[in-house]
Molecule: c-di-GMP-I riboswitch aptamer
Organism: soil metagenome
């Protein structure tokens, strides 16, 4: 994918927790998503503990895959 059915996920926002932080992870919750499945290869992005520096601040080996692109895999169903 048919203004379809099925079944899927789950933004913000509260709660617990772990984390230096960004942010994950589990319960609750749906604002969206046809790969909102899996991977940090590319580019972007955020953080900055250690680490350099006299400071301001610089830096990823730390995140994000619901920014983008690439690579891999997949549910269901008419013409």
């Nucleotide at each position: 994918g048919a203004u379809a059915a099925a079944g899927g996920c789950a933004a913000a926002c509260c709660u617990g927790u772990c984390g230096a932080a960004a942010g994950g992870c589990a319960g609750g919750g749906a604002c969206g998503c046809a790969a909102a499945g899996c991977c940090a290869c590319g580019g972007g992005u955020c953080u900055a503990a250690g680490g350099c520096g006299a400071g301001a601040g610089c830096u990823a080996g730390g995140a994000c895959g619901g920014c983008c692109g690439g690579g891999c895999u997949a549910c269901c169903g008419a013409a």